[in-house]
Predicted 3D model of a 75-nucleotide RNA (transfer RNA) from a Candidatus Parcubacteria bacterium.
RNA sequence: GGGCCGGUAGCUCAGCGGCAGAGCGCUUGUAUGGCAUACAAGAGGUCGUGGGUUCAAAUCCCAUCCGGUCCACCA
Numbered sequence: 001g002g003g004c005c006g007g008u009a010g011c012u013c014a015g016c017g018g019c020a021g022a023g024c025g026c027u028u029g030u031a032u033g034g035c036a037u038a039c040a041a042g043a044g045g046u047c048g049u050g051g052g053u054u055c056a057a058a059u060c061c062c063a064u065c066c067g068g069u070c071c072a073c074c075a
Stems, first nucleotide, its partner, number of pairs: 001071007010024004018055001026042006048064005
């Protein structure tokens, strides 16, 4: 330098054009003398970044940044 995969909640990940979700974690409530635990409710996101297409983009296209991997090049 080139190919491929990945970047979405604090963590691990789903979602592949039509209201951004799950599990764990966190907060509150109830049960208990308390803890653990169970149940209920809630908070938390400009979907890596910048453009484009579209009535509508996390999703499609272009560029770019970061991580992983393979190849090439140099030595």

Rfam family: tRNA. Rfam describes the family as follows. Transfer RNA (tRNA) molecules are approximately 80 nucleotides in length. Rfam links the family to the GO term triplet codon-amino acid adaptor activity. The sequence is in RNAcentral, with records from ENA. Model confidence (mean pLDDT): 83 of 100.